[in-house]
RNA sequence: CUACGAUAAGGGCAAACCUACUGAAAGGUGGGGACGCAAAGCUACAGGCCUAACGCACUAGAUGGUGCUAAGGUGGCUGGGAUACCGAA
Numbered sequence: 001c002u003a004c005g006a007u008a009a010g011g012g013c014a015a016a017c018c019u020a021c022u023g024a025a026a027g028g029u030g031g032g033g034a035c036g037c038a039a040a041g042c043u044a045c046a047g048g049c050c051u052a053a054c055g056c057a058c059u060a061g062a063u064g065g066u067g068c069u070a071a072g073g074u075g076g077c078u079g080g081g082a083u084a085c086c087g088a089a
Stems, first nucleotide, its partner, number of pairs: 004087002012037002017032006035076001042081002045079003048074003055068005
């Protein structure tokens, strides 16, 4: 240095749920809270998944309903990319 990862040291993050704000929604952010996490830090490039406002189509005649659609999301779904603390075997 690369790989790897302890019952090590110092620390870090924070699921569900509650709450306030925000958003059409999915979701996001702050506070509380810990299921877990060695990249659960960053990045939507590939695949997956979530949502469907706008738009389009159909229906209807209601400012309604149904379907399709990501330019919206998710890095705590997986892979890729560029980085990072510590050091037993």